The part of an RNA shown here (large-subunit ribosomal RNA, domain IV) has 353 nucleotides and comes from Saltatorellus ferox.
Context: one part of a larger RNA
């Protein structure tokens, strides 16, 4: 001097990014229990108190012996002193520092976030607030369903089910609630106009040449090239519907009898201009915002205010019992985490051999 254990005056988180480790609580029995609440919980809340051993005296209870009592007279039924075992109490007494004498064997209590809970996950660095969940909406599907799997073609699942199904999305216990835009995109209807493939369809042009012409050249029919009008179906446009589809939810100027504000006006532009609630929030740049509380002192915590840089209504808002190895603040106990280090065992360094 590592490294594991152990003990420590005084003080008790002053350590530390954080009380990380550690210390304390711990069993059993009685006593006693808050706010909220979904009435079931919270709760082992909290907080007390008590446990050894002899003596001795009550009670309960098993067994049943003397022995009572019925009766159908039995190897009966039933009460039951004693005796023994057992539980459990009162009163006295002893002994130690200490009686749940060792060991296993909650640490509590306030306030705020998130997730309603029990589950599940990143096998080897993340247990979460992620994920799932019951419960809610929406859509699709009517049975050889939809969907998915897979084959040349069968053929499987769904399902030996049938819309109180099944298959997809998206939210997530419960409560209260869920505003406004169908202009864009998507979906679903509609089918009158417009546009529109391939195919039809063939007006009409050429190419070739039998005959015709003196020649230039015309040219039937076959074959062949090319084709115009006309006809022609979803789609698109077009017309409607639809937000728990995909998404979106303004600007600038004035205004009240002190000032400030600005309920109210005007103007622009939208498809409409953020409803409730809820806010410096897991979201707030500025900002350690302000004001209040807690501290002797608080960039963090709670509570408020509202100038939301950039909340917001099932990518659900907002609350909200209980429930977490979740995240923040604060308190009581406790204690070498700390002031500040000793000192002891153990096993190694290290000396010699």
């Nucleotide at each position: 001097c590592u490294g594991c254990u152990g003990u420590u005056a005084a003080g008790g988180a002053a350590c530390u990014c954080g009380g990380c480790a550690a210390a304390a609580u711990g069993a059993c029995c009685c006593c006693g229990u808050a706010a909220c609440u979904u009435c079931g919980g919270g709760a082992g809340a909290a907080g007390g108190g008590g446990u050894g051993c002899c003596g001795u005296u009550g009670a309960g209870u098993g067994u049943g012996u003397a022995g009572g009592u019925c009766c159908u007279c039995g190897c009966g039924a039933u009460c039951g002193a004693a005796g023994c075992a057992u539980u459990u109490g009162g009163c006295g007494g002893c002994c130690g520092c200490a009686g749940a004498g060792a060991a296993u064997u909650g640490g509590c209590c306030c306030a705020a976030c998130c997730a309603a809970c029990u589950g599940u996950u990143u096998a080897c660095u993340a247990a979460a607030a992620a994920c799932a969940c019951a419960g809610g909406u929406c859509u699709g599907u009517g049975c050889u369903a939809a969907c998915u799997c897979c084959u040349a073609a069968c053929g499987a699942g769904g399902a030996a089910g049938u819309a109180u199904a099944c298959a997809g999305a998206c939210u997530g216990a419960c409560g209260c609630c869920u505003g406004c835009c169908c202009a864009a995109u998507g979906c679903c209807g509609g089918a009158a106009g417009g546009u529109u493939a391939a195919g039809a369809g063939g007006a009409g042009c050429g190419g070739u040449u039998a005959g015709c012409g003196c020649a230039a050249g015309c040219g039937a029919a076959g074959c062949u090239g090319c084709g115009a009008a006309u006809u022609g179906a979803a789609g698109c446009c077009c017309c409607g519907g639809u937000g728990a589809a995909u998404g979106g939810c303004g600007g600038c100027c004035g205004u009240a009898a002190c000032u400030a504000u600005g309920a109210c006006g005007g103007u622009c532009c939208u498809a409409a201009g953020g409803u409730a609630g809820c806010g410096a929030a897991g979201u707030u740049c500025c900002u350690u915002g302000u004001c209040g509380g807690g501290u002797a002192a608080g960039u963090u915590c709670c509570g408020a205010c509202c100038c939301g840089c950039a909340c917001g209504a099932a990518a659900g808002g907002c609350g909200u019992a209980a429930u977490g190895a979740g995240u923040u603040g604060g308190g009581c106990a406790c204690u070498g985490u700390c002031u500040c280090a000793a000192c002891a065992g153990c096993a190694g360094a290290c000396u010699c051999g």

Its mean pLDDT, the model's own confidence on a scale to 100, is 87.